[in-house]
Molecule: transfer RNA
Organism: Candidatus Nanoarchaeia archaeon
């Protein structure tokens, strides 16, 4: 410099225009003589700013980060 991907929860990943959900760490509790397993409750998230619709995680655009390719 030119091109594709891609960002949702502390972590890993869904949702693909109509209520944001599951592991899994957290936090309470039960069980345990005590932990761990294991069971039940419970907190927590959609990168930033604009467009489009009645309605945007979802479609469009710029930007940021990251990650591949070409030079």
């Nucleotide at each position: 410099g030119g091109g594709u991907g891609u960002a949702u929860a502390g972590u890993u990943c869904a949702a693909a225009g109509g209520u944001a959900g599951a592991a899994u760490a957290g936090u309470c509790g039960g069980c345990u003589c005590c932990a761990g397993a294991c069971c039940g409750a419970u907190u927590g998230a959609c990168g930033a700013g604009g467009g489009u619709u009645c309605a945007a995680u979802u479609c469009c655009c710029u930007c940021u980060g990251c990650a591949c390719c070409c030079a």